Molecule: Bacterial RNase P class A
Organism: Microcella alkaliphila
RNA sequence: GGUCGGCUAGACGGUCGCGUCGGAUGCGCGCCCCGAGCAAUCGGGGAACGGCACCGCCGAGGAACGUCCGGGCUCCGUAGAGCAGGGCGGUGGGUAACACCCACCCGGAGCAAUCCGCGAGAAAGUGCAACAGAAAGCAGACCGCCACGGGCUUCGUGCCCGGGGUAAGGGUGAAACGGUGGUGUAAGAGACCACCAGGGCCCCGGGCGACCGGGGUCGCUAGGUAAACCUCGCCCGGAGCUAGAUCAGACAGGCACCGGUGACGCUGCUCGCCGAGGUGCCGGGUAGAUCGCUAGAGGGUGUCGGUAACGCCACCCCGAGAGAGAUGGCCGUCACCCGGGGAAACCCGGGGACAGAACCCGGCGUAUCGGUCGGCC
Numbered sequence: 001g002g003u004c005g006g007c008u009a010g011a012c013g014g015u016c017g018c019g020u021c022g023g024a025u026g027c028g029c030g031c032c033c034c035g036a037g038c039a040a041u042c043g044g045g046g047a048a049c050g051g052c053a054c055c056g057c058c059g060a061g062g063a064a065c066g067u068c069c070g071g072g073c074u075c076c077g078u079a080g081a082g083c084a085g086g087g088c089g090g091u092g093g094g095u096a097a098c099a100c101c102c103a104c105c106c107g108g109a110g111c112a113a114u115c116c117g118c119g120a121g122a123a124a125g126u127g128c129a130a131c132a133g134a135a136a137g138c139a140g141a142c143c144g145c146c147a148c149g150g151g152c153u154u155c156g157u158g159c160c161c162g163g164g165g166u167a168a169g170g171g172u173g174a175a176a177c178g179g180u181g182g183u184g185u186a187a188g189a190g191a192c193c194a195c196c197a198g199g200g201c202c203c204c205g206g207g208c209g210a211c212c213g214g215g216g217u218c219g220c221u222a223g224g225u226a227a228a229c230c231u232c233g234c235c236c237g238g239a240g241c242u243a244g245a246u247c248a249g250a251c252a253g254g255c256a257c258c259g260g261u262g263a264c265g266c267u268g269c270u271c272g273c274c275g276a277g278g279u280g281c282c283g284g285g286u287a288g289a290u291c292g293c294u295a296g297a298g299g300g301u302g303u304c305g306g307u308a309a310c311g312c313c314a315c316c317c318c319g320a321g322a323g324a325g326a327u328g329g330c331c332g333u334c335a336c337c338c339g340g341g342g343a344a345a346c347c348c349g350g351g352g353a354c355a356g357a358a359c360c361c362g363g364c365g366u367a368u369c370g371g372u373c374g375g376c377c
Stems, first nucleotide, its partner, number of pairs: 001377008010334007018059002021056003025053003029050002031046006061354001065365002068363005073240004080271004085236005090104005105119001106117004120231002125229002127225002142170002144166003148162005178196006197221002199218008244291004253282006265273002298317005304311002336351006
């Protein structure tokens, strides 16, 4: 210098404020009881509940974020089959599961550590491809090269014309149907030969496997694109905490349509299942409380197994849970960083981001002032 990974997200004190919960505290506003009064109200008492005051405990994150994947949980009348649709895609493993993680393989970049690939199939089929270029997919004669026929001739196998052959050379392009050398030929060409590169098929060896190594054979030379259709393999029921459950409480029905010839519902369709109400519009009305709700596939340390991800066991730790609304401000000291001054001790000024729970987990992605530790090259 590079590269990869981990940790942290200021500390303490004062003061003002916010929210949940608790209180054997206070008040007596609501409330309850007794008495008086025709009544409004007044007097006395009480403290279970609500309220207010006071006291106490606790009170965001590494991403709480995006809601992009995967699950738990709940309901959909038992969640079944096929089609359609969607997702995933090297191999093996981890996991509740995954598009995540670990290890390995292949290809590419780098001296290396390391990083990158949305990594199946383009020798099943179909489609698509700007510009340039004569020609772009069982390709193609623009220039060139070549013999042949005809003509001209300054007689130089020179020039012109014609129908042909030719992919060696030029030119165009991101890409022109392997490369080098030779044989061959009129000129050429895997047409043929040697070597090299790649591929198909067969065999042997190694590996759980992706794959790797070796041998034989076939002149086979095959472009790209599948986040284009498609093919192959695997996976997927739907909706979501405004899920859903219990209690309390209000109201008023009317019209139309469908329905045991099976409505509605279970999935878009078909089959299958279920079995009595359902759908739409108008009108009326309540919108409170409790549960779900947070201790969980949770975190840390250690032993053991495993290369690892991770797993088993033991011990320890874990006080947001709202009403979609709280979790903050100021001051001081210290620590850190930046700028200036100074020989130094130190002094002066400035800075601290991104963001913010709402059913809960596992991931991924994105944002982030800085500080710090470690591995490797």